A computed fold for a 340-nucleotide RNA from Undibacterium sp. WLHG33, annotated as Bacterial RNase P class A.
Taxonomically the source falls in Undibacterium (Bacteria, Pseudomonadati, Pseudomonadota, Oxalobacteraceae).
The RNAcentral record of the sequence draws on ENA.
Its mean pLDDT, the model's own confidence on a scale to 100, is 76.
A source record names the gene rnpB.
The same sequence occurs in records of 2 taxa.
RNA sequence: GAAGCAGGCCAGACAAUCGCUGGUCGCCAUAGCAAUAUGGUGACGGGAGGAAGGUCCGGACUCCACAGAGCAGGGUGACGGCUAACGGCCGUACGUUGAAAGCCGCAAGGUAUAAGACGAGGAAUAGGGCCACAGAGACGAGCGUAUUCAGUUACGGUGAAACGCGGUAACCUCCACCCGGAGCAAUUUCAAAUAGGCACGCGUUGAGGUGGCUCGCGGAGCGUGCGGGUAGAAAGCUUGAGCGGCGGAGCAAUCCGUCGCCUAGAGGAAUGAUUGUCAUAGCGCGAUACAGCAAUGUAAAGCGCCGUAACAGAAUCCGGCCUACCGGCCUGCUUUACUU
Numbered sequence: 001g002a003a004g005c006a007g008g009c010c011a012g013a014c015a016a017u018c019g020c021u022g023g024u025c026g027c028c029a030u031a032g033c034a035a036u037a038u039g040g041u042g043a044c045g046g047g048a049g050g051a052a053g054g055u056c057c058g059g060a061c062u063c064c065a066c067a068g069a070g071c072a073g074g075g076u077g078a079c080g081g082c083u084a085a086c087g088g089c090c091g092u093a094c095g096u097u098g099a100a101a102g103c104c105g106c107a108a109g110g111u112a113u114a115a116g117a118c119g120a121g122g123a124a125u126a127g128g129g130c131c132a133c134a135g136a137g138a139c140g141a142g143c144g145u146a147u148u149c150a151g152u153u154a155c156g157g158u159g160a161a162a163c164g165c166g167g168u169a170a171c172c173u174c175c176a177c178c179c180g181g182a183g184c185a186a187u188u189u190c191a192a193a194u195a196g197g198c199a200c201g202c203g204u205u206g207a208g209g210u211g212g213c214u215c216g217c218g219g220a221g222c223g224u225g226c227g228g229g230u231a232g233a234a235a236g237c238u239u240g241a242g243c244g245g246c247g248g249a250g251c252a253a254u255c256c257g258u259c260g261c262c263u264a265g266a267g268g269a270a271u272g273a274u275u276g277u278c279a280u281a282g283c284g285c286g287a288u289a290c291a292g293c294a295a296u297g298u299a300a301a302g303c304g305c306c307g308u309a310a311c312a313g314a315a316u317c318c319g320g321c322c323u324a325c326c327g328g329c330c331u332g333c334u335u336u337a338c339u340u
Base pairs, nucleotide, nucleotide: 001336002335003334004333005332006331007330008329009328010327012278013277014276015275016274017273018272020047021046023044024043025042026041027040028039029038030037031036049311053322054321056320057319058318059317060316061183062182063181064180073179074178075177076176077175078092079091080090081089082088094119095118096117097116102111103110104109122174123173127172128171129168130167131166139164143156144155145154146153187235188234189233190232197226198225199224200223201222202221209217210216242261243260244259245258246257247256248255249254282305283304284303285302288299289298290297291296
């Protein structure tokens, strides 16, 4: 230099102004003996992702009897390991795949492996089912041709499989192992107004109402307490199988030790808007260079326009898988050509 792979990081930057959300510390008002609560206000600092997505798999957590037995049903399946667990991850074996170069060849083309990628892969002598096309015949013993006293003997183009100890379990099935159900709208606490409920008291010898009182009118409820539920409020709720550095064990996944850090917590749901400057991308022009007879094509410093630009957006929390994605940066592995 050529070729093929693997992994990690970022996901516009800065400044100003105006907001939104929740936090800390003050100040003011109200309530309270106080702690504190509510409202207002000021300062400071926090505020989406690599997938927050799909809700596919596995767990934590909560309730149902802290979930047990049997059946049904579902899932997994080489061997070994990791893990809270998994259908995930790692290692090994096996199989498939896998570039340039090299080799063969006039050419078209053929041929190999490295790193890497991929794998629904227990049992076919427990049993049932099925076996396209081709083939005369396809699953159970028959059939075709030849042959023989005799289904007696031999052979059988096709096809994955043929006259058998065949194939297929990504058909049923069998074996081993795993799985109880519902899900944060789980679940728990506080708790209005109105309307029901219960208890006690008052009330036709007149309740409540009729603007304050009396008369009058009118005619069946009223008061107090308790209890359930709703609205609403709060907890669950973000300190966790957490993140980073260093050291150690291990081929690795991963684990152990130690030091440091705290990094959204809304709830009809905040995380934004505007302006300025400038990267990147996009679009247009393009000195010049190269190729070409030319038309033109390719590259391109620079200039101008545009004005943030991919997929997307937390909602109880984790571990995975899958899917989507403008662009940029970095690292590593393997094979090979040339030079030293």